[in-house]
């Protein structure tokens, strides 16, 4: 000094003037409206985000039995630890990448049990001889006076039955077609596939094979260290075996449902009708069963409002310190209040300034996650290469 | 604000549960049939199955994350 890699901060800045939406405090009116309920002015203070997004998990809340039994269903999945929870975090094993620092991993079980594995290839799973290898038969050819034997060479030619035609007194030939027989080992080595029954290397053999032995792998054991995952060491099995569970499945654990348009009050309007059910019944009740609780309900068709108040922002809160704890986080003291709207507020213009402004605008709240983002700036670390 | 569904030829839609190179109707092309068109009858041609990643030997089909578009939901009685 370059490249990189992890992590954190920022999200243009300062002023002044209009403008809106809560909130407090003062003043007004009781005038807005059938009510419930509000109004209007000053003036102080406030007033979007690291993602507020996508609605992917989880909790809190609120109604339903403060929710209970089963079955169906869903989710999660190495070990341990954090949390209100969690599919998320932290700290570890295992594996895969990188010189590294570092990054990544839906990482239980196919020796519970079913189901696939197209195509291509001889053969895809107690699977298989196409090529090639090796032995034996056949047949030719040499050698041997012949014969028994020795050697090379070759490899589907044939062989049995029988159908039809055709010749022929017949017996039979000749051609044609079907069937059946056509020997045996051996998975080193070609070829096919994603995958060929554990890799190499020797030893053995007819050729060859874990047949046999080293060595790795794998599988059980046992000792050791670790809470564990598992790691080390050391023995035993020749190794009974593919891959897929983001296939059904089958193990452990967790899951009642629905969602602030939940839900509780007030206030004003309006009108009923039909169907179904009847305590062996209907509802709450949500896919089903049951248990519990109630006794008129429930569905559709018409009708009426489409106001207001709460729920709503003090919360598993920020924000210094210190203290446990590697660390997620936990705990203790001080200080703070930091948006709350319902047609929905954050904007406008002006002067200066600079690196010239990205993604993107809360709607009941948090804890994550995941997707989207112009830059700028800080910290640790690692590789290179210069100087000293 | 919330729940829920879709996406395959030019259009409208099967295939997905349980993976094996995608099919039907109309449409378009071509020829035939007619004196010509329709109509019919025979062929043919168009698909990276919304986009990226993953699992798998193999993905429209199974998992993930995106983009688009469409549904439904107020009280009272």
């Nucleotide at each position: 000094u370059a490249a990189g890699u992890a992590g954190a901060a920022u999200a243009a800045a300062u002023g002044a003037u209009c403008g809106c939406g809560g909130c407090u405090g003062c003043a007004c009116a009781g005038a807005c409206g059938u009510a419930a309920g509000g109004g209007u002015g000053c003036a102080g203070g406030u007033g979007a985000g690291g993602a507020a997004a996508g609605u992917c998990c989880g909790g809190g809340c609120u109604u339903c039995a403060c929710a209970g039994g089963g079955c169906a269903g869903g989710a999660u999945g190495c070990c341990g630890g954090a949390u209100a929870a969690c599919g998320u975090c932290c700290g570890g094993u295992g594996g895969a990448g990188g010189u590294g620092a570092c990054u990544c991993c839906a990482a239980g079980g196919c020796c519970a049990g079913u189901g696939c594995a197209a195509c291509a290839g001889a053969a895809a799973u107690a699977a298989g001889a196409c090529c090639g290898c090796c032995g034996g038969a056949g047949g030719c050819c040499g050698c041997g006076u012949u014969a028994a034997g020795c050697g090379g060479c070759u490899u589907a030619a044939g062989u049995a039955g029988u159908u039809u035609u055709g010749c022929g007194c017949a017996g039979g030939c000749a051609a044609u077609g079907c069937u059946a027989c056509g020997c045996g080992g051996u998975a080193a080595g070609g070829g096919u596939g994603g995958a060929a029954u554990g890799g190499c290397a020797g030893u053995g053999u007819a050729a060859g094979a874990g047949a046999c032995u080293a060595c790795c792998g794998c599988u059980g054991c046992a000792g050791c260290g670790g809470u564990a995952a598992c790691g080390c060491u050391g023995c035993a099995g020749g190794c009974u075996g593919u891959g897929u569970a983001a296939a059904c499945c089958c193990c452990a654990u967790c899951c009642g449902a629905a969602g602030c348009a939940a839900g509780a009050c007030c206030g004003a309007a309006a009108c009923g009708a039909a169907a179904g059910c009847a305590a062996c019944a209907g509802a709450u009740u949500g896919g089903c069963c049951c248990g519990a609780u109630c006794u008129g309900c429930u569905u559709u068709c018409a009708g009426g409002u489409g106001g207001g108040u709460c729920g709503c922002u003090c919360g598993a809160g920020a924000u210094a310190u210190c203290c446990g704890g590697c660390g997620a986080c936990g705990g203790a003291u001080a200080u703070c209040c930091u948006a709350g709207a319902u047609a929905g507020a954050u904007g406008a213009u002006c002067a200066u300034u600079c690196a010239c402004g990205a993604c993107a605008u809360a709607a009941c709240c948090c804890g994550g996650c995941u997707u989207a983002u112009c830059g700028u700036u800080c910290u640790g670390c690692u590789u290179a290469g210069u100087u000293u | 604000c919330g729940g829920c569904g879709a996406u395959u030829a030019g259009c409208g839609c099967a295939g997905c549960c349980c993976g094996g190179u995608a099919g039907c109707g109309c449409a378009u092309c071509u020829g035939g049939u007619u004196u010509g068109g329709g109509a019919c009858c025979a062929g043919a041609g168009g698909g990276u199955c919304g986009c990226a990643g993953g699992u798998u030997c193999g993905a429209a089909c199974c998992c993930u994350g995106c983009a688009u578009c469409g549904c439904c939901g107020a009280c009272c009685a």
The prediction has a mean pLDDT of 77.
Two RNAs folded together computationally: RNase P RNA and transfer RNA, 465 nucleotides in total.
It holds a member of the Rfam family "Bacterial RNase P class A". Gene Ontology terms of the family: dimeric ribonuclease P complex, tRNA processing and ribonuclease P activity.